GlmS glucosamine-6-phosphate activated ribozyme aptamer from a Synergistota bacterium, 161 nucleotides, folded computationally. It was read from a public genome assembly, where an Rfam model found it. Model confidence (mean pLDDT): 78 of 100. The organism belongs to Synergistota, within Bacteria. It matches the Rfam family "glmS glucosamine-6-phosphate activated ribozyme aptamer". Gene Ontology terms of the family: regulation of gene expression and catalytic activity.

[in-house]
RNA sequence: AAAGAUAAAGCGCCUGGACUCCUCUGUGAAAGUGAGGAGUUGACGAGGACAGGGUUUAUCGAGUUUUUCGGCGGAUGCCCUGAGGUGAAACCCUCGCCUUAAGCCCUUCUACAAACCCGGUAAGAGGUGACUCCCGGACAAAGUGAAGGGCAGGAUAACUG
Repeated sequence: AAAGAUAAAGCGCCUGGACUCCUCUGUGAAAGUGAGGAGUUGACGAGGACAGGGUUUAUCGAGUUUUUCGGCGGAUGCCCUGAGGUGAAACCCUCGCCUUAAGCCCUUCUACAAACCCGGUAAGAGGUGACUCCCGGACAAAGUGAAGGGCAGGAUAACUG
């Protein structure tokens, strides 16, 4: 440089920052400071995909909440259009809300995490170290589902009173 394979959405990456080690400087010996080099860290899971286009601070909680800081890229979010479904009263139109398990609001009931943390006893394994990895234990919310209640307009066909 080229080719191939695998791998994802709290996902990937690292030049700022923080931290560790080494060399020089420095000293009676050190520390500190300064210079250089090599490393570590840098979001814990749950949830989320009709199609196309656009856009960037895109849902929910956990955390001894200090850096889960900061930056770059991406992303099932959001907006517009189309297709589809739907809001009792054929079909159709408008408006709204949704996405194939396809309307919204309120109340009640209902489920499940990973890290942090604790433990590992010839002191779990690796590393000088910052840290990394493995095994075990516990704990969410949104949501999903169910029950109850509430909630559009227009015009028309048919039927009934």